[in-house]
Description
Predicted 3D model of a 72-nucleotide RNA (transfer RNA) from an uncultured Lachnospiraceae bacterium. The prediction has a mean pLDDT of 81. It was read from a public genome assembly. It matches the Rfam family "tRNA". Rfam links the family to the GO term triplet codon-amino acid adaptor activity.

RNA sequence: GUUCCCGUGGUCUAAUGGUAAGGAUAAAGGUCUGCAAAACCUUAGGUAUGGGUUCGAAUCCCAUCAGGAACU
Numbered sequence: 001g002u003u004c005c006c007g008u009g010g011u012c013u014a015a016u017g018g019u020a021a022g023g024a025u026a027a028a029g030g031u032c033u034g035c036a037a038a039a040c041c042u043u044a045g046g047u048a049u050g051g052g053u054u055c056g057a058a059u060c061c062c063a064u065c066a067g068g069a070a071c072u
Stems, first nucleotide, its partner, number of pairs: 001071005007065001010025004018055001027043005048064005
């Protein structure tokens, strides 16, 4: 330099254009307990950025950014 893959809460992961983006774990609060752990309940936290297509975009297209792989 060329081609390809990936980017979703602190972490991991689902959603194949249409409900309020779901789950696990971690965190905070509560119930329980003599205390703690476990269990149960509740809460907050997310689509890399900018444009485009569409009635409607996490999803499709373009560019940029970041990570990775192959070739040279």